[in-house]
Molecule: transfer RNA
Organism: uncultured Clostridia bacterium
RNA sequence: GCUUUCAUAGCUCAGUAGGUAGAGCGCAGCCUUGGUAAGGCUGAGGUCAGCAGUUCAAUUCUGCUUGGAAGCU
Numbered sequence: 001g002c003u004u005u006c007a008u009a010g011c012u013c014a015g016u017a018g019g020u021a022g023a024g025c026g027c028a029g030c031c032u033u034g035g036u037a038a039g040g041c042u043g044a045g046g047u048c049a050g051c052a053g054u055u056c057a058a059u060u061c062u063g064c065u066u067g068g069a070a071g072c073u
Base pairs, nucleotide, nucleotide: 001072002071003070004069005068006067007066010025011024012023013022019056027043028042029041030040031039049065050064051063052062053061
C1' cells in the first nucleotide's frame, strides 16, 4: 500500500428485507430473613464511532473519515 471484517448500556453481546433499541452480568431502591447469602419486583443508564448522501422516516442502505482485528504484498 491492497483486501476482508468489526464499532450498539459500565462489561459481554443480540437486533431489525428502513418505522419509538433489547438480553445476560453489573449498579440503585424495595420485598423476603433475627441477620447474611440465594430468590422475587421495580428502576436508572444509549447523540447505535464521526461526517455527509438517499428517503416522509436511517442503528439498518451508500460514500468518506477514525479506531480495533485478520490476511496479502